[in-house]
RNA sequence: CCGCCCUUAGCUCAGCUGGUUAGAGCAACGAGCUUAUACCUCGUAGGUCCUUGGUUCGAGUCCAAGAGGGCGGA
Numbered sequence: 001c002c003g004c005c006c007u008u009a010g011c012u013c014a015g016c017u018g019g020u021u022a023g024a025g026c027a028a029c030g031a032g033c034u035u036a037u038a039c040c041u042c043g044u045a046g047g048u049c050c051u052u053g054g055u056u057c058g059a060g061u062c063c064a065a066g067a068g069g070g071c072g073g074a
Stems, first nucleotide, its partner, number of pairs: 001073007010026004019057001028044005050066005
């Protein structure tokens, strides 16, 4: 320098052919249970979906540029 892949909650990841409340597990917090802790059960909070722009009635999803990371080639 060229090509490909990834980026969504504190962490690991889903999210279908674009469709109207953005989710799961773990972690955190609260309650129940217990003499108490742990386990277990129930609940709660937590998100500018990497950034900017575009397409569209509508974008996590499509397009362009950029940023970070990974792989391959020269």
The RNA shown here (transfer RNA) has 74 nucleotides and comes from Candidatus Taylorbacteria bacterium RIFCSPHIGHO2_01_FULL_46_22b. Its Rfam family is "tRNA". The family's RNA type in Rfam is transfer RNA. Rfam links the family to the GO term triplet codon-amino acid adaptor activity. The coordinates come from a structure-prediction model, not an experiment, and the mean pLDDT is 81.